Predicted 3D model of a 75-nucleotide RNA (transfer RNA) from Candidatus Amesbacteria bacterium RIFCSPHIGHO2_01_FULL_48_32. Lineage of the source: Bacteria > Bacteria candidate phyla > Candidatus Amesiibacteriota. RNAcentral holds the sequence, with entries from ENA.

[in-house]
């Protein structure tokens, strides 16, 4: 340089046009306990980026950014 694929919560991962984007895990409180830890309630926190279609977009269309692969070229 061409395609192809992936980016959502501190992490690891659901949701694939529709409703308030949901789980584990981490944190923060709180009960229980002598104390810890474990259990068990709460709470808190995310769709890479700017556009476009749509009544409605995390999901579809373009375009740039980031990772990952496959191919080409390297005179």
């Nucleotide at each position: 340089g061409a395609c192809c694929u992936c980016g959502u919560a501190g992490c690891u991962c659901a949701a694939u046009g529709g409703a308030u984007a949901g789980a584990g895990u981490a944190g923060g409180g709180g009960u229980u306990u002598c104390c810890u830890a474990a259990a068990c309630c709460u709470c808190c926190g995310a769709u890479g980026c700017a556009g476009g279609u749509u009544c409605g977009a995390u999901u579809c269309c373009u375009g740039c950014c980031g990772g990952g692969g496959u191919c080409a070229c390297c005179a």

Record summary:
Its Rfam family is "tRNA". Rfam's curators write: Transfer RNA (tRNA) molecules are approximately 80 nucleotides in length.